[in-house]
RNA sequence: UGAGUGGGCCGGGUGGCUGCUCACGGAAAUUUUCGUGAGAGGAAAGUCCGGACUCCAAAGGGCAAGGUGCUGGGUAACGCCCAGGCGGAGUAAUCCGACACCAGCGCCACAGAAAACAAACCGCCGAUGGCAAAAGCCUCGGUUUUUGUCAGGUAAGGGUGAAAUGGUGGGGUAAGAGCCCACCGCGCCUGUGGUAACACAGGUGGCAGGGUAAGCGUCACCUGGAGCAAAACCAAAUAGGGGGACGAUUUCCGGUUUGUUGGGGAAGCAAUUCUCUACGGAUCGGGGGAAAGACUGGCCCGGUCGAGGUUCCCGGGUAGGUUGCUUGAAGCCUAGGGUAACCUAGGUUCCAGAGAAAUGGUCACCACUGGGUGAAAUACGUUUCAUCCGGUACAGAAUCCGGCUUACAGGCCCACUCCUCCA
RNA sequence: GCCCCCGUAGCUCAGUCGGAUAGAGCAGCGGUUUCCUAAACCGCGUGUCGCACGUUCAAUUCGUGUCGGGGGCACCA
Numbered sequence: 001u002g003a004g005u006g007g008g009c010c011g012g013g014u015g016g017c018u019g020c021u022c023a024c025g026g027a028a029a030u031u032u033u034c035g036u037g038a039g040a041g042g043a044a045a046g047u048c049c050g051g052a053c054u055c056c057a058a059a060g061g062g063c064a065a066g067g068u069g070c071u072g073g074g075u076a077a078c079g080c081c082c083a084g085g086c087g088g089a090g091u092a093a094u095c096c097g098a099c100a101c102c103a104g105c106g107c108c109a110c111a112g113a114a115a116a117c118a119a120a121c122c123g124c125c126g127a128u129g130g131c132a133a134a135a136g137c138c139u140c141g142g143u144u145u146u147u148g149u150c151a152g153g154u155a156a157g158g159g160u161g162a163a164a165u166g167g168u169g170g171g172g173u174a175a176g177a178g179c180c181c182a183c184c185g186c187g188c189c190u191g192u193g194g195u196a197a198c199a200c201a202g203g204u205g206g207c208a209g210g211g212u213a214a215g216c217g218u219c220a221c222c223u224g225g226a227g228c229a230a231a232a233c234c235a236a237a238u239a240g241g242g243g244g245a246c247g248a249u250u251u252c253c254g255g256u257u258u259g260u261u262g263g264g265g266a267a268g269c270a271a272u273u274c275u276c277u278a279c280g281g282a283u284c285g286g287g288g289g290a291a292a293g294a295c296u297g298g299c300c301c302g303g304u305c306g307a308g309g310u311u312c313c314c315g316g317g318u319a320g321g322u323u324g325c326u327u328g329a330a331g332c333c334u335a336g337g338g339u340a341a342c343c344u345a346g347g348u349u350c351c352a353g354a355g356a357a358a359u360g361g362u363c364a365c366c367a368c369u370g371g372g373u374g375a376a377a378u379a380c381g382u383u384u385c386a387u388c389c390g391g392u393a394c395a396g397a398a399u400c401c402g403g404c405u406u407a408c409a410g411g412c413c414c415a416c417u418c419c420u421c422c423a
Numbered sequence: 424g425c426c427c428c429c430g431u432a433g434c435u436c437a438g439u440c441g442g443a444u445a446g447a448g449c450a451g452c453g454g455u456u457u458c459c460u461a462a463a464c465c466g467c468g469u470g471u472c473g474c475a476c477g478u479u480c481a482a483u484u485c486g487u488g489u490c491g492g493g494g495g496c497a498c499c500a
Base pairs, nucleotide, nucleotide: 002418003417004416005415006414007413008412009411010410012366013365014364015363016362017361018360020039021038022037023036024035025034026033027032028031041394045405046404048403049402050401051400052399053227054226055225056224060301061300062299063298065223066222067221068220069219070084071083072082073081074080085099086097087096088095089094100218101217104216105215106212107211108210121158122157123154124153125152128151129150130149131148132147133146134145135144136143137142138141166184167183168182169181170180171179185207186205187204188203189202190201191200192199193198231323232322233321234320241314242313243312244311245310246309250288251287252286253285254284255283256282257281258280259279261278262277263276264275265274266273267272293305294304295303296302316499317498318497330349331348332347333346334345335344336343337342367392368391369390370389371388372387373386374385375384376383377382424496425495426494427493428492429491430490433449434448435447436446442480451467452466453465454464455463473489474488475487476486477485
């Protein structure tokens, strides 16, 4: 100097004019005005994960369903982060990986002999057995050799395919083949190192046996549901309406009332009246049991509620206020522990809380940058100055945090790698 | 704000536990018939299966991300 890798930070500035939201203070007087102060992000986004918080009585067991998936650690938790292992890419810095299991079931189109059960199209061989021909030998109907062919052998080679039952070399054989041997690969066993994933070493086995689980599935671990329009309180308004479905209606205690009822007592000559008690009815209050159904948002068990009915549909009314609401697993600094993620201790700071939604607009100058014109310099690549016309991303809080993913004009800083040159 | 669903031809829809020419109706285009048109008959192309990346030999189908569109919600009696 060029090419790259990883990480961090910023993402317009100053001033004037003019608006908006909130808090505090003052004034008028009930919603206005004046002053002061504060007022979007690294992703506020997608809503993809994980929590806090609130409600569902509590958040139990099993099945189902869903999620995660090398190992160890961090964390409130995670599918996140850190470190390590293994595999892959790159010369390297470094980056990427849904990276557990093929035992069972399913699938593997077309092509191909054959797609997982076994099998053979071309080729090679034809040792062994049969047949035919030729030649040789002789005891003349046997035998030997050669050639051809059939049965048969083979899985080296060719061919098909995404994928064809270890690879290379040698021996061996009729031809071949882990058939045998050496090396490599693979499986199993033992030992050593490591918390572990795993690595290394030694021994041993001629070789187990295709792919697919982002197909069904298996194994291990995790998960109750809903979501701030959660939820609580106050206020206002109405037809406190209509229809469907479902359903227990039992017992005990006490009160009130009632009776062509039974028994007792008191008063009275009697009719009758008063009173106590039992029983029956009606009604009110309390307790227990049963039950349709509801809840435990899939199902079962278990549990809870359960008559002032439960549930569904149609119709009606209000679209108001307050709380939740921002002090938090918070930020910054220092020290210590840890390879790191992170943790611990001390100090310090308070940093939007609106509610259909504020944080804006405009002008001037500056900064960066694209293009045009002119001038100067020049190593003819370009640079500097002046002037004119533009441009300055992605995007916008809505209960709050921790992550991931996606979008992003341009700029700055740090560390590292490779190439070339110089010392 | 929160929670769900969908995307295949110009339009409305099929197809899918992965197999290569992705279908149907309407609309459109060309031809026959007719003096001309309609109707009828014959034929034709319809297409990045919203987009990108991945799994797989192979993706409309399976997985992840992303883009676009649609729907629902509060309180009272």
Two RNAs folded together computationally: RNase P RNA and transfer RNA, 500 nucleotides in total. Model confidence (mean pLDDT): 76 of 100.